[in-house]
């Protein structure tokens, strides 16, 4: 850096340090910030992708629990909309569905 599979309306923050930003990029938007962005430490948390225990399943599997190990994550739905289709509608607004993109795991080149 790229491919191939899941998976994304739940959950879960103090505190120390910093000093203006931040919610991935891009545009329109809404939002959080001097009552202290972001980075970054430190403790705690949440979660069940993977690994490992243990129980069920009649078993090449599917599932439930555990939470000590690899990772993740801990403000609003991946904040929200872009693109396509549904379904109304005079037209829009709105809602649903899919796809892009994104980000995470797991496995490969």
């Nucleotide at each position: 850096c790229u491919c191939u599979u899941a998976u994304a309306a739940c959950g879960a923050g103090a505190a120390g340090c910093g000093g203006a930003g931040g919610g991935a990029a891009c545009u329109g938007g809404c939002c959080c910030u001097a009552g202290g962005a972001a980075a970054c430490u430190u403790c705690g948390g949440c979660a069940a992708c993977c690994a490992u225990u243990g129980g069920a399943u009649a078993u090449c599997u599917u599932u439930c629990a555990a939470a000590c190990g690899g990772u993740g994550c801990c403000a609003a739905a991946u904040c929200c909309a872009g693109c396509a289709g549904a379904c109304a509608u005079u037209a829009u607004c709105a809602u649903c569905u899919g796809a892009u993109c994104u980000a995470u795991a797991a496995g490969g080149g």
The RNA shown here (SAM riboswitch aptamer (S box leader)) has 109 nucleotides and comes from Oceanobacillus sp. J11TS1. It matches the Rfam family "SAM riboswitch aptamer (S box leader)". Its family is annotated with regulation of gene expression in the Gene Ontology.